Background
A computed fold for a 76-nucleotide RNA from Bradyrhizobium amphicarpaeae, annotated as transfer RNA. It matches the Rfam family "tRNA". By type it is a transfer RNA. Its mean pLDDT, the model's own confidence on a scale to 100, is 81. The RNAcentral record of the sequence draws on ENA. Taxonomically the source falls in Bradyrhizobium (Bacteria, Pseudomonadati, Pseudomonadota, Nitrobacteraceae).
[in-house]
RNA sequence: CCCGGCGUAGCUCAGUGGACAGAGCACCCGUCUGCUAAACGGGAGGUCACGGGUCCGAACCCCGUCGCCGGGGCCA
Repeated sequence: CCCGGCGUAGCUCAGUGGACAGAGCACCCGUCUGCUAAACGGGAGGUCACGGGUCCGAACCCCGUCGCCGGGGCCA
C1' cells in the first nucleotide's frame, strides 16, 4: 500500500429496512433465610464507533474517517 471481517448496555452477543433497540451475565432493590449464597420477582443502564448521503422510514443500504482482527504485497 491492497483485500476482507468486525465496532449495538459494564462484559459476551442477538437484531440485516418499519411498533418504544433486546437477551444472558454483572449491578441495585425486594421475597425467602438465623445470616450469606442459591432460587424467584422487580429496577436501572444505549449519541447502535464518528461524519455525511439514500429513503416516507436507517443499528441495518451507500460514501468517507477512526479503531480492532485476519489475509496479501513491498523492503527500494